The prediction has a mean pLDDT of 82. The part of an RNA shown here (small-subunit ribosomal RNA, 5' domain) has 518 nucleotides and comes from a Candidatus Roizmanbacteria bacterium. Its Rfam family is "Bacterial small subunit ribosomal RNA".
Context: one part of a larger RNA
This record gives sequence, C1' cells and structure tokens, in this order.
RNA sequence: GGAUGAAUGUUGGCGGUGUGCCUGAGAUAUGCAAGUCGAACGUCUUUUUUCCGCAAGGAAAAAGGUAGUGGCGGACGGCUGAGUAACACAUAGGGACUUACCCUUUUUUGAAGGAUAGCCCAUCGAAAGGUGGGAUAAUACUUCAUGGUAUGAAUGUCGUAAGAUAUUUUUUAAAGAGAUUAACUUCUCGAAAAAGGAUGGACCUGUGGCUUAUCAGAUAGUUGGUAGGGUAACGGCCUACCAAGUCUACGACGAGUAGCUGGCCUGAGAAGGUGGUCAGCCAGAGGGGGACUGAGACACGGCCCCCACUCCUACGGGAGGCAGCAAUCAGGAAUAGUCGGCAAUGGACGAAAGUCUGACCGCGCGACACCGCGUGUAGGAAUAAGCUCUAACGAGCGUAAACUACUGUGAUAGAGGAAAAAGUCCCGACCUAGUCGGGAUUGAUGGUACUCUAUAAGAAAGGGGCCGCUAACUGCGUGCCAGAAGCGUCGGUAAUACGUGGGCCCCAAACAUUAUCC
Repeated sequence: GGAUGAAUGUUGGCGGUGUGCCUGAGAUAUGCAAGUCGAACGUCUUUUUUCCGCAAGGAAAAAGGUAGUGGCGGACGGCUGAGUAACACAUAGGGACUUACCCUUUUUUGAAGGAUAGCCCAUCGAAAGGUGGGAUAAUACUUCAUGGUAUGAAUGUCGUAAGAUAUUUUUUAAAGAGAUUAACUUCUCGAAAAAGGAUGGACCUGUGGCUUAUCAGAUAGUUGGUAGGGUAACGGCCUACCAAGUCUACGACGAGUAGCUGGCCUGAGAAGGUGGUCAGCCAGAGGGGGACUGAGACACGGCCCCCACUCCUACGGGAGGCAGCAAUCAGGAAUAGUCGGCAAUGGACGAAAGUCUGACCGCGCGACACCGCGUGUAGGAAUAAGCUCUAACGAGCGUAAACUACUGUGAUAGAGGAAAAAGUCCCGACCUAGUCGGGAUUGAUGGUACUCUAUAAGAAAGGGGCCGCUAACUGCGUGCCAGAAGCGUCGGUAAUACGUGGGCCCCAAACAUUAUCC
C1' cells in the first nucleotide's frame, strides 16, 4: 500500500448493487416450511335440479366438501460444517453394475377369487391410542391361462479351457379409467414384458493438495488362495479351510489440526494466505445404533431401540427434536422482520382447471462493503465586525461573510404513471401432439420506479493529524509533573512532540483505531 462476513470511537444527507451468528453442531415458546389426484375406489355429508307421491317421504343426476383405501411425491428443494487426512475432494481413466418419471421400437392387456379400511354395533383408556363382532370397493391383494425374455437342468455342435450356439424341459406378466356413439366401434390416458437411448447413481484405479520422528516399527480378516454365502455389481464384503504373508525413512503406524474444489485476497511473477456469499461434490440432522418401505434412504420436518434433556398425566402411561423461514433465551467485540406474494422462475401432484411451495421473487432493518450524487453557482471590499498573532506598524482567517443575481441534484406538495405477462380460459377456422384469428382475464413489489408542475438556498460536514519517518506552525498553560507514543523518542521554566486557542495539511459521508492476511 492492498484486502475483510469485521468490531470499537466520533460523526452522519440521498440512491443503486451486494452482503449480514465467524462465538454454543447450545436450548427452544408460537406460526408457517410437502403435498396432490374424484379422469383409481367405496361410503358419509351440503346445495341445486328432475321424476314418483294427496302428503309424509322416496329415487336419480349434477356441482362441491370431510375422513379413509389406493397411486405418485415426502431420497428433490432448503440448512449447517460437527465429524472426516479419507478414493472425502480435484483431475484422468476403468469394468463387474443399476436407473422411477422421460424418449424410441416391438408385443400383449384373457379368466376367476378371497379379504380389508372407511362405515355400523359393542367395549377399554385421563389421554395418546386400542380391542372384539358385522357388512363393503378398487389401477389394493391373490390364483389360473397365454407367452417373449430371463433362470435352472439335460442333450448335440464348436473350442485346450473360459465360454458360444441349437433343441427339449422347468419356473415366471398385466388394470383399468375417461371421452364419443342409439349400438358396434373409435380415440386418449394408463397397465405388463423386452430391447435401445437419455439422465442420475454405485464400485475400482493412477496422480495431486496440512503439521509432527520429542510418533519407528504397524498388522490375525491382517495379506493371498480354494469353496460357499451375500450384493444391483467386483471384492475378506462375510464364513470355513489352507498358506504366511502385507505396509514402512519415497515416512507406514500414531498424535494434532482441517470439510474438499471452482474460486477469493495479495504479489511484476514465482509464490504466500484463504475457502464467507455464488457454483460443484461430500458429510450431518439432540448423542449412538438398527433396519423397513421404495427405482432411489439406512431417510432433517418417516419407523424401532438405548442415552441425555424438555413437556403432559387421572401416576397406569404418553409426547417432542428449528444445523428450514421468521422469532426467543444464552454465549459473544459482534450479525436483521415472529413482513408480503405465488405475479415471475423452478419444483410436486393432476388429463386439465388448479392446489401446495418461508425454494424463489419482493419489501423492511444495519454507512457492513463497493459505486454514484448532494450539502449550492456566479458576482461581491486593498478587505466590515469578531478572533488569533504582533516588532503595535500591521498580518492571517478572507471573496470567506454580509449583499445582489441565478439554479433545483436533492427536499416538500400535487398530477400522470410503467416494463417485468410468457401464459391460461372461451369461441371459430385449418394442414388437429399443433397453428392462425377474435374475445375475456392474471402484478406481491406499488400508485413504487419514472415523467411533469409548484415552492424556497431553503433539511444536509465531519474525522484524524501538523518533531523526523510524513503533507501541514504559532501563542498560552504545565515544569521528568500531568501526560504523549507505530518506531526513534518528547516532558526537569522560553516544549512546533503534553493540554488548550488560532492557523494549516490529508481524507471525506465518512474518518480514525484495533484484529487478521499478503
């Protein structure tokens, strides 16, 4: 000199863009953060309409709604960096795998059955929640058929073998819904099987990146083999048996510290430091362990067990997990609103309308950082008053002020007023996964940005320094005292170094100090 997720002191006008618990991975009141589908299913219920009926009432249809069965999604998105020195990450490769939804191609979608929730009845419990009986549905579940593929077995051919190929045999699929039609039918969305793609993931390897030898030996599933099990898959991944190996001064093993990278800061570079925001990967969800479901988890807002903590209780038993968004307490030098909206982008579900979305988009708070603008402009005396210095002549503050003219960034008031909107729905036409034409409608921000008009120089300048380094000097007070200080140092009666007045210098809505890095 540069830099910072900064803090502290003094001061403080405006806007834009960013950014904001670095400490206790400490504890959390409250609200929200993952739902959706009636075009899979059966009830219940509300409203409307129609029909039957003298009435009471009953039936049907349509449009909603609650809970339940079922499907898809809760493995994404969001947060944090505790652990991890490791194939965790980066980069370059590899072969023994998998991949829901999506795309392409081919084939199929036949027949039958038994339950169960919701519901009703009874009943236990303070509650959480159960128990028994009865009836019921499905794209829930089960069985059979068909059969491609795949698996096992047998036989044949090729091959030294691994294996390849052909035949026979064994086992193995499926689900319907909506629209249309008078009906048959047709179409759309699904369901099953197989092959390929795309995307995502799992595994293995080479190389690279911290400190320490006051850590020198470490290791028995350890290293390799055979057989078996297990896995989506290779493999001591696991088990039995056999052998005695394997790693290590090119630093094994141990200890300490640490998420890694793209990047960021500094530097001419080499390199040193760093990993906050943003992006990629990894890991974690109060601590530890475990599996279930599923295409995918050993699963933040799922389940089970143990531990610690908190809450409810009728003492028998139960409930919980903010390192999601806000917010609270604590800790700390220190870090914000219990805000608005799904209008946009993206995601889940749905045929769609749409619903949900603290992702996200916005507004708010903080000079925390960077950038931009303003606090007036022009004229105005050999120069008012005042203050300071003085050799008492004068000099400085100083065109500075006053005063005159002007301008309106900003301020205040008023008027107009966006872009961000692409889509979606309805109608019609056509060359019908769509295109075109017409109509209607969708904005949190926000009556905001911006534009125009009016008013009046009116709201709007400080901080540090002045001995040398280092730009900028004098008066008084003090008297090795009080004090200053980054280093050298200064102060003991003329202190340009302490305190204060005047003047000056630097930067400026900031200026200094402290901390850390180069």
Annotation
Taxonomically the source falls in Candidatus Roizmaniibacteriota (Bacteria, Bacteria candidate phyla). It was read from a public genome assembly.